This is a predicted structure of a 75-nucleotide RNA (transfer RNA) from an Opitutaceae bacterium. Taxonomically the source falls in Opitutaceae (Bacteria, Pseudomonadati, Verrucomicrobiota, Opitutales).

[in-house]
RNA sequence: GCUCCUGUAGUUCAAUGGAUAGAAUGUUGGCCUCCGAAGCCGAAGAUCCGGGUUCGACUCCCGGCGGGAGCACCA
Numbered sequence: 001g002c003u004c005c006u007g008u009a010g011u012u013c014a015a016u017g018g019a020u021a022g023a024a025u026g027u028u029g030g031c032c033u034c035c036g037a038a039g040c041c042g043a044a045g046a047u048c049c050g051g052g053u054u055c056g057a058c059u060c061c062c063g064g065c066g067g068g069a070g071c072a073c074c075a
Stems, first nucleotide, its partner, number of pairs: 001071007010025004018055001027043005048064005
């Protein structure tokens, strides 16, 4: 440099093109406890960026950026 795959809470994963993007774990407040752990009830927390298609986009298309893999170059 070329090709392919990929990008959603801190982390790991969901979401047929259709209502306010959901869960686990973690963080945090409370309850409980002698204190913790466990358990129970709450809270905060995300669609990488820009554009396009569409009545409507996490989803489809294009470009950029990041990550991964393969190939080439390395005379």
It matches the Rfam family "tRNA". About the family: Transfer RNA (tRNA) molecules are approximately 80 nucleotides in length.